[in-house]
Context: one part of a larger RNA
Molecule: small-subunit ribosomal RNA, central domain
Organism: uncultured bacterium
RNA sequence: CUGGGUGUAAAGGGAGUGUAGACGGAAGUGCAAGUCUGAAGUGAAAGCCCGGGGCUCAACCCCGUGACUGCUUUGGAAACUGUGCUUCUAGAGUGUCGGAGAGGUAAGCGGAAUUCCUAGUGUAGCGGUGAAAUGCGUAGAUAUUAGGAGGAACAUCAGUGGCGAAGGCGCGCUUACUGGACGAUAACUGACGUUGAGGCUCGAAAGCGUGGGGAGCAAACAGGAUUAGAUACCCUGGUAGUCCACGCCGUAAACGAUGACUACUAGGUGUCGGGGUACAAAGUACUUCGGUGCCGCAGCAAACGCAAUAAGUAGUCCACCUGGGGAGUACGUUCGCAAGAAUGAAACUC
Numbered sequence: 001c002u003g004g005g006u007g008u009a010a011a012g013g014g015a016g017u018g019u020a021g022a023c024g025g026a027a028g029u030g031c032a033a034g035u036c037u038g039a040a041g042u043g044a045a046a047g048c049c050c051g052g053g054g055c056u057c058a059a060c061c062c063c064g065u066g067a068c069u070g071c072u073u074u075g076g077a078a079a080c081u082g083u084g085c086u087u088c089u090a091g092a093g094u095g096u097c098g099g100a101g102a103g104g105u106a107a108g109c110g111g112a113a114u115u116c117c118u119a120g121u122g123u124a125g126c127g128g129u130g131a132a133a134u135g136c137g138u139a140g141a142u143a144u145u146a147g148g149a150g151g152a153a154c155a156u157c158a159g160u161g162g163c164g165a166a167g168g169c170g171c172g173c174u175u176a177c178u179g180g181a182c183g184a185u186a187a188c189u190g191a192c193g194u195u196g197a198g199g200c201u202c203g204a205a206a207g208c209g210u211g212g213g214g215a216g217c218a219a220a221c222a223g224g225a226u227u228a229g230a231u232a233c234c235c236u237g238g239u240a241g242u243c244c245a246c247g248c249c250g251u252a253a254a255c256g257a258u259g260a261c262u263a264c265u266a267g268g269u270g271u272c273g274g275g276g277u278a279c280a281a282a283g284u285a286c287u288u289c290g291g292u293g294c295c296g297c298a299g300c301a302a303a304c305g306c307a308a309u310a311a312g313u314a315g316u317c318c319a320c321c322u323g324g325g326g327a328g329u330a331c332g333u334u335c336g337c338a339a340g341a342a343u344g345a346a347a348c349u350c
Stems, first nucleotide, its partner, number of pairs: 003322004007304002012318001014202004021195003025088007033081002035077008048066001050064005091192001092189003095185004103178007110154001115149007125136002162169002207248006216242002221237004259317006267295013299306002323350003332343004
């Protein structure tokens, strides 16, 4: 390489968009590049296969076929692939109507709580723990009442509920801008599709740069305990950070450890968003499309388990794996302010 694989054994790219490429719906017709078929030329000899012969046999040698699966030229076929043209509507998209949603960005408005400040009441404790101590407090704390400041987060509702490509998104209301999905309809376009190496964009937390902000929490750090020790777990403090704006970083158990798309393949039962039918109605029953769960047959699977949201049966395209360690290391290159990221070996060893 081939083959076989990728939920958990090695292996699905963090996610999208899309270039090249690969693959691609139905009908008619033309061409004949692939394809099939006939013929001609060539495919040196030796060798090889088969048959026969000669050295006493064999090796070896000789003769005759075959083969040389190929290439070139030419006559034909037209099912499939390709390609040109003409059509179609089942894929895909657009339009119209409708409801759902923590989808995104920006702005404004709100209440509870913590902390701090001011004033009043009030007096000796408060706090904390397994028990304590450090700490705070007669310069009046804790508690309680009133007023004020400021920052961050939004209890209940809350739901294997919803939305988003993923990361992720939650007080409520309002406003502005804006993306997508879904249902119904069947008016329009007429294969416009699927996937996607590179590329581009997005991408939790931490971290970095500049400027703000700083209530609570809290790496580092300090102290008190515990302990044989305690660079910890517990306690009292506490700085970066957490928050905002702009820019960078580009990684996660970025997980469903399960790539995207399409078709098919028993049932049962919840739930969310639409539609239809029946029953006089609230409502109930049946049915249908789209999501989200559980159970379960066939089948699959090493087993666990998966099972119409497949890990089943098939197809298309991409990514990745190929014993453990060395090692996601070294070197080189690209990117980055840095931290580092991406790509990514070998010797050696078992």